[in-house]
Molecule: Bacterial RNase P class A
Organism: Aquaspirillum serpens DSM 68
RNA sequence: AGAGUUGGUCGGGCAGUCGCCGCCUGUGUAAACGGGGGGAGGAAAGUCCGGGCUUCAUAGAGCAGAAUGCUGGCUAACGGCCAGGCGUCGUAAGGCGACGGAAAGUGGAACAGAGAGCUGAACCGCCGAUGGCUUCGCAAGAAGAUCAGGUAAGGGUGAAAAGGUGUGGUAAGAGCACACCGCGUAACUGGUAACAGGCUACGGCAGGCUAAACCCCAUUCGAAGCAAGACCAAGCAGGGCGCGCUAACGUGGCUCGCGUUGUGCCCGGGUAGGUUGCUGGAGCCUGUCAGUAAUGGCAGGCCUAGAGGAAUGACUGUCUGGGGCGUUUAUCGCCUAACACAGAACCCGGCUUACAGACUGACUUUGCCU
Repeated sequence: AGAGUUGGUCGGGCAGUCGCCGCCUGUGUAAACGGGGGGAGGAAAGUCCGGGCUUCAUAGAGCAGAAUGCUGGCUAACGGCCAGGCGUCGUAAGGCGACGGAAAGUGGAACAGAGAGCUGAACCGCCGAUGGCUUCGCAAGAAGAUCAGGUAAGGGUGAAAAGGUGUGGUAAGAGCACACCGCGUAACUGGUAACAGGCUACGGCAGGCUAAACCCCAUUCGAAGCAAGACCAAGCAGGGCGCGCUAACGUGGCUCGCGUUGUGCCCGGGUAGGUUGCUGGAGCCUGUCAGUAAUGGCAGGCCUAGAGGAAUGACUGUCUGGGGCGUUUAUCGCCUAACACAGAACCCGGCUUACAGACUGACUUUGCCU
């Protein structure tokens, strides 16, 4: 100097004029006027997870169903975060993982190939000892080709063909036997663990893949949702059908249990106005301690929208960053005028997605100089 990986912060500032909303306060019967502070994000988006809160409701158990799936920790909880393990991509820093079980069972895998999961197959080969055939031979026996049969070591197909190398053995072969390696199990060592190691022993050894296939195992799980609900005011008109204590009804489905005493459906009428829920929190900031970290403890400080068809804005000047133009490297001038993604709606913790530009930490790697 270049290329990359991974974090953090900002994403406009200052002044003036006018305007909007809410809170506190003064005057005022009220309307209104005055004063003081405040007013949209890092994702407010997606509605994907988890909760707080509200109602069913006095509430439980089982089955089915759904979700998650390495180990340990954090958290109110999670499918999240942190750390580690294993696998995979990358030279690396790092990234990603739908990461329990294939020795419980069932299923699936194109083409080629004889054959691709229950067991032993044969395309080319090899053997043909034993039984058969032919020739020679009195016979014993010898030779020949191969039939029956044996074989999976050699070759072929394929991504993958019944562990690998070597030796022995055999008619030819084969873990058939042996040595070493591989694999499995047990012990041992390190680690909380997942796992790792490689000194030991045993075993010829479950031929592979696939469970975001069915399935098995472990853990977890009521439902609906602020249009949840609560209160006040106003107003109306009921009718029909069914079941009815051996019944009906009751917030995922079914069963049991529990509770209530009427209840299910259809037609028709009235009201949809106001207040509240609605913002002080699993809150934020600073320091310190513990911890690898996520995070937690302690101390101090702060209060930072609450609209209700939906406020939080507009204009002017200026500063700065970016972009463009002037031959433009510097300097200078001019233009644009913040210029990315984008707007709270009960609240919170996460994840995912979008993002012009600026600043900055750590780490990896290449080249050059010293």